Predicted 3D model of a 175-nucleotide RNA (Lysine riboswitch aptamer) from Clostridium polyendosporum.
Its Rfam family is "Lysine riboswitch aptamer". Rfam's curators write: Riboswitches are metabolite binding domains within certain messenger RNAs that serve as precision sensors for their corresponding targets.

């Protein structure tokens, strides 16, 4: 100096990621109790129970929540940080109770996707125009090869992915 190599350590990106706790609005004068009225036989996805001593529902009075997810601000753990799709297994999940469905949450070995922000457009979730997650077309930014460019410091264009990039270490070969 070259090589190899999903090697060791240690670090960069930048409104960087994520947990946890607190603050704040919001959910909401909403679900749901009670009481009086008005109505006249059902409410659930399936049973059991419930109901003419009045159901599902309206209307009027007083009470009257809660989670999820949002935000401030602290701590911490980090730079495939995490995030997502499928798969598997566990809990929840439709009224009073069981069971189940969509749906949600955990997890955990595999496996696909995304470097990292983010506006816009559509689709889901959601009380929401908050927010989130999935595409798609663009913007900014870091990283490396390749090409021109030079005030030899850079600049510009193209195109790849994090198994990346950057320094040291460890092996082998040359000098």
């Nucleotide at each position: 100096u070259u090589u190899a190599g999903a090697g060791a350590u240690a670090g960069a990106g930048g409104c960087g990621c994520g947990a946890u706790g607190c603050u704040u609005a919001g959910g909401a004068g909403u679900a749901c109790u009670a009481u009086u009225a008005c109505g006249g036989a059902g409410a659930c996805a399936a049973g059991c129970a419930c109901u003419a001593u009045g159901a599902u529902g309206u209307a009027a009075u007083a009470g009257g929540a809660a989670a999820g997810g949002a935000u401030u601000c602290a701590u911490c753990g980090c730079c495939g940080a995490a995030g997502u799709g499928a798969a598997u297994a566990g809990c929840u999940g439709a009224u009073g109770c069981u069971u189940u469905a969509a749906g949600g949450c955990u997890a955990u070995g595999u496996u696909g996707c995304u470097g990292g922000u983010u506006u816009u457009g559509c689709a889901u979730a959601g009380a929401a125009u908050a927010u989130g997650u999935g595409c798609a077309c663009g913007a900014c930014u870091g990283u490396c090869a390749c090409a021109a460019u030079u005030u030899u410091u850079u600049u510009u264009g193209u195109g790849g992915a994090g198994a990346g990039c950057u320094a040291u270490c460890c092996a082998a070969a040359g000098c």